RNA sequence: GGACCCGUAGCUCAGUGGUAGAGCAUGCGACUUAUAAUCGCAGGGUCGAUGGUUCGAUCCCAUCCGGGUCCA
Numbered sequence: 001g002g003a004c005c006c007g008u009a010g011c012u013c014a015g016u017g018g019u020a021g022a023g024c025a026u027g028c029g030a031c032u033u034a035u036a037a038u039c040g041c042a043g044g045g046u047c048g049a050u051g052g053u054u055c056g057a058u059c060c061c062a063u064c065c066g067g068g069u070c071c072a
Stems, first nucleotide, its partner, number of pairs: 001071007010024004018055001026042005048064005
């Protein structure tokens, strides 16, 4: 330098056009003499950035940023 893949909650990841979710973690509560385990509830997101397409974009297109693999 070229090709491809990935970027979504604190972490690991779903979500292939119609107002974003799970598990773990965190906080609170229930249970217990108490702790753990278990159960319930809650908080937490400018979906990497900018622009475009569309009535509508996490999703499609372009460029850029970051990470990874391969080739040279």